[in-house]
RNA sequence: GAAGUCGGCCAGGCAGUCGCGCCAUCCUUCGGGAUGUCGAGGAAAGUCCGGGCUCCGCAGGGCAGAGUGCCAGGUAACGCCUGGGCGGCGCGAGCCGACGGAAAGUGCAACAGAAAGAUACCGCCCAAGACUGCGCAGGCAGGACGGCAAGGGUGAAAUGGUGCGGUAAGAGCGCACCGCGAGUCCGGCAACGGACCGGCACGGCAAACCCCACUCGGAGCAAGGCCAAAUAGGGAUGCGAUGCCACGGCCCGUGGCGCAUCCGGGUAGGCUGCUUGAGCGCUGCGGCGACGCAGCGCCUAGAGGAAUGACUGUCCCAGACAGAACCCGGCUUAUCGGCCGGCUUCGCCA
Repeated sequence: GAAGUCGGCCAGGCAGUCGCGCCAUCCUUCGGGAUGUCGAGGAAAGUCCGGGCUCCGCAGGGCAGAGUGCCAGGUAACGCCUGGGCGGCGCGAGCCGACGGAAAGUGCAACAGAAAGAUACCGCCCAAGACUGCGCAGGCAGGACGGCAAGGGUGAAAUGGUGCGGUAAGAGCGCACCGCGAGUCCGGCAACGGACCGGCACGGCAAACCCCACUCGGAGCAAGGCCAAAUAGGGAUGCGAUGCCACGGCCCGUGGCGCAUCCGGGUAGGCUGCUUGAGCGCUGCGGCGACGCAGCGCCUAGAGGAAUGACUGUCCCAGACAGAACCCGGCUUAUCGGCCGGCUUCGCCA
C1' cells in the first nucleotide's frame, strides 16, 4: 500500500425568520398573551421472546398440554449474552450450526432393487459331507437341495473402508492404517479430549411418536386507582303529641305511603397511573469475558386529536431507513454516507 475480518461510534453542520407541545414564572378584557428550560430513534418498527408494574385466580403434589435442549457461567429473566467443547467452511483473522437420547418401546424409508434388516438376481467355488455319472480300485468329472458375499447390478442409504496376506471360492479369518466401541487409565467442574485395550458385539430417521432434564396460572395501561353532578333506585335514623291505606270487630302491633337528615353503589365528567429508572456518563477495583462492586457527577419527551415543522442563506463527503403513547432487557428486519481501533493475508521499502 492492497484485499479482508471483527468491534465501537456518528446519523448533515452553522446562521436567520416564521411556527408547534409540556412545564415554570408573570400579565390578562379569562378568549388568551409574554419570557425561559426542555422537546424522538439506533432502530421509536415487527410485536417474536423475557421481565417490571396492575387486576383476577391459586393449600400442596401429580396427570395432560406448551416451550427450551452440547457444557459452564452472566442476568430480574430469557429462546438473550459471554467463555469453552464438538462438527462444517475459510490460507488466515474469523464465520456458521434445532448440537440431549437410536443397548426402553412403537413406527417410517417413495421409485428402483433379490433384500431397507437377516437378503442372494447376475455371479464365484467344489476343500469336506451328500447326490449323479465314469472307473475293479486309489480316484476323476459334474452341478445344486451345498459353500460364499469378493465382483456386477438397484438405490439417498446395502450391515465398517483401503491395501497386503490367506482360501476351494470367500470372509476381521490374520495384519497395517483409518473408522468404531457399552472397556481401562489419565486430564478437565463439565461438554469433551488423550493414551492403551477390544476384531467389531450389527445401519439411518427423534424439524416421527416417544424417553430424559429444566421452565411455564390468566389477562393486559382501554391494566388499575381516586374524586364525583343531574335523574332514577338502595340502606340507616328520626319526625307527626299519630294523618292516610292494607291486615282487623276494636286496641296494640306489623307493612306501605309522607317529610327531614345521613350513608353507600354508580353514569356523565375530572384527576391519577406517566416517567428517577434492573437509568446514563466518568474513574477505580474484581473477572479471559458477559458482567459485578464502589466513588463522583447528571436529569434526558410525557401528549391525550395527540407537539418536535417550514422557508432562506452558506459549507461539505450532498444527507438513508424511519416517528415515542406504561416502562425496561433482548432478538429480528430497514438503513445514504462516514469516522476510529484490534487482527489476518499478500506485495514493496529499510
Overview:
Predicted 3D model of a 350-nucleotide RNA (Bacterial RNase P class A) from Chiayiivirga flava. The sequence is in RNAcentral, with records from ENA and Rfam. Model confidence (mean pLDDT): 75 of 100. It matches the Rfam family "Bacterial RNase P class A". The family's RNA type in Rfam is ribozyme. Rfam links the family to the GO terms dimeric ribonuclease P complex, ribonuclease P activity and tRNA processing.